[in-house]
This record gives sequence, C1' cells and structure tokens, in this order.
RNA sequence: CGGGGCGUAGCGCAGUGGUAGCGCGCACCGUUCGGGUCGGUGAGGUCGCAGGUUCGACUCCUGUCGCCCCGA
Repeated sequence: CGGGGCGUAGCGCAGUGGUAGCGCGCACCGUUCGGGUCGGUGAGGUCGCAGGUUCGACUCCUGUCGCCCCGA
C1' cells in the first nucleotide's frame, strides 16, 4: 500500500428494508429461618462515526475510525 471479515445492552450473540431481540449478568418481588436453585416483574442500546438512497435503513451505497486475517 492492496484485499477480506468484524463493530448491536455490562458480557456473549441474533436480527439482511417496516415500532431493536435472546442468553448470562443486574435491580425488585415470590419461595426459604437465611442463602442457592426455581418462578415472576423491570431497568439498561441515538445499532462505531459521518453522509447518501428510500415513504421508511441495524439492514442497501459512499467515506471514515478501531480490531483481526491474507497478500505485497
């Protein structure tokens, strides 16, 4: 310098055009003498950033940043 992959909740991931979800974790409630387990409820994300296309973008396009891989 060129090519490719990844970036979404505290962590691990799904979602590939139509109001953003799952598991773990966290808070509260129930259960227990208490804790764990189990059950219930809830909080938490301007989807790395900036533009563009579209009635509508996590999703498509362009640029850019970070990490990883391949090549030179």
Description
A computed fold for a 72-nucleotide RNA from a Patescibacteria group bacterium, annotated as transfer RNA. NCBI's taxonomy places the organism under Bacteria, Bacteria candidate phyla. It was read from a public genome assembly. It matches the Rfam family "tRNA". Its family is annotated with triplet codon-amino acid adaptor activity in the Gene Ontology. Its mean pLDDT, the model's own confidence on a scale to 100, is 85.